[in-house]
Molecule: transfer RNA
Organism: Clostridiales bacterium
RNA sequence: GCCACUGUGGCUCAGGGGUAGAGCAAUUCGCUCGUAAUGAAUAGGUCGAGGGUUCGAUUCCCUCCAGUGGCU
Numbered sequence: 001g002c003c004a005c006u007g008u009g010g011c012u013c014a015g016g017g018g019u020a021g022a023g024c025a026a027u028u029c030g031c032u033c034g035u036a037a038u039g040a041a042u043a044g045g046u047c048g049a050g051g052g053u054u055c056g057a058u059u060c061c062c063u064c065c066a067g068u069g070g071c072u
Base pairs, nucleotide, nucleotide: 001071002070003069004068005067006066007065010024011023012022013021018055026042027041028040029039030038048064049063050062051061052060
């Protein structure tokens, strides 16, 4: 330099046009003599950035940024 893939709560990931979810973690409450385990609830994300298409974009297209892998 070229090609491909990835980017979504604190972490690991789903969702592939119609108001964004799970598990773990966090907080509060219950249970217990107490702890662990367990049950319930709550909070936490302008979906990497900008633009385009669309009535509507996390999703489709373009550019850029970051990361990973491959080729030279």